This is a predicted structure of a 105-nucleotide RNA (SAM riboswitch aptamer (S box leader)) from a Nitrospiraceae bacterium. Model confidence (mean pLDDT): 80 of 100. It matches the Rfam family "SAM riboswitch aptamer (S box leader)". Rfam describes the family as follows. The SAM riboswitch is found upstream of a number of genes which code for proteins involved in methionine or cysteine biosynthesis in Gram-positive bacteria. Taxonomically the source falls in Nitrospiraceae (Bacteria, Pseudomonadati, Nitrospiria, Nitrospirales).
RNA sequence: CAUAUAUCAAGAGAGGCGCAGAGGGUACUGGCCCGAUGAAGCGCCCGGCAACCUGGUGAAGCCACCGAGGUGCCAACGCCAGCCCGGUGACGGGAACGAUAGGGC
Numbered sequence: 001c002a003u004a005u006a007u008c009a010a011g012a013g014a015g016g017c018g019c020a021g022a023g024g025g026u027a028c029u030g031g032c033c034c035g036a037u038g039a040a041g042c043g044c045c046c047g048g049c050a051a052c053c054u055g056g057u058g059a060a061g062c063c064a065c066c067g068a069g070g071u072g073c074c075a076a077c078g079c080c081a082g083c084c085c086g087g088u089g090a091c092g093g094g095a096a097c098g099a100u101a102g103g104g105c
Stems, first nucleotide, its partner, number of pairs: 001104001005101004013046001015045005023034003028082004047074003051071004055066004078097001083094004
C1' cells in the first nucleotide's frame, strides 16, 4: 500500500498533567451530540477492556480461563440516517463506506 479473510448491538477513564488553540464525533451529505468549564493533535503517567495474534493454565481437540507480550480499544449500536429488498407502518434483512487484527505485497 491494495486486495481478500474475520469482527464491529457487548466490554472498558469522553482519566490526570504539560504543550496546543477550534474544532471533533471512522469517507461524503443531512441530522443529532460534544467542545474556551478547552475540540483535534503531540508527549508523559496511572487505571481498565478483551477484537485479533503470541504465550501460559485447564490431560489433548473444541471450549474456557489468565491479562504476561504485540497491536488495538475505553460518550451515545461504527451516535442516527442516506443505497437495495420486504412491510400499511413500527421495523427487519442486505449492501456500500469506514475501523481493527492476522496473513500477503